[in-house]
RNA sequence: UACUCAUCGAGACCGGCGGAGGGACAGGCCCUUUGAAGCCGGGGCAACCUGCGGAGACAGUCCGCAACGGUGCCAAUUCCUGCGGCGGCGCUUCGGGCGCCAGCCGCGAGAUGAGGG
Numbered sequence: 001u002a003c004u005c006a007u008c009g010a011g012a013c014c015g016g017c018g019g020a021g022g023g024a025c026a027g028g029c030c031c032u033u034u035g036a037a038g039c040c041g042g043g044g045c046a047a048c049c050u051g052c053g054g055a056g057a058c059a060g061u062c063c064g065c066a067a068c069g070g071u072g073c074c075a076a077u078u079c080c081u082g083c084g085g086c087g088g089c090g091c092u093u094c095g096g097g098c099g100c101c102a103g104c105c106g107c108g109a110g111a112u113g114a115g116g117g
Base pairs, nucleotide, nucleotide: 001117003115004114005113006112007111008110013042014041015040016039017038021031022030023029025082026081027080028079043074044073045072048070049069050066051065052064053063054062055061078109083106084105085104086103087101088100089099090098091097
């Protein structure tokens, strides 16, 4: 790092150093000197891996318990949108043609975990 699968409307903060940026990308919108990123210490959330128990249509299925272990996470729905369909509104040279909205669904992208050549 290609690729595969699962999940993403819940949850969880302080201190020290540090000094201006950060929220993947783009556009928005937002956070930030009442101190950003990053590093360190402590605290916490969570059951993806894992352990134990149970159920079972036996399917690496479902339920419960556990944060000692391997990760992860602790502003905002993965902050919103980004492509397509449906929907609503407006314009129209009337041809679903154009623009806007952001409600619903799907895809993509991204993140995390588990596999993986």
The prediction has a mean pLDDT of 82. Predicted 3D model of a 117-nucleotide RNA (SAM riboswitch aptamer (S box leader)) from Dyella soli. It matches the Rfam family "SAM riboswitch aptamer (S box leader)". Rfam describes the family as follows. The SAM riboswitch is found upstream of a number of genes which code for proteins involved in methionine or cysteine biosynthesis in Gram-positive bacteria. Lineage of the source: Bacteria > Pseudomonadati > Lysobacterales > Rhodanobacteraceae > Dyella.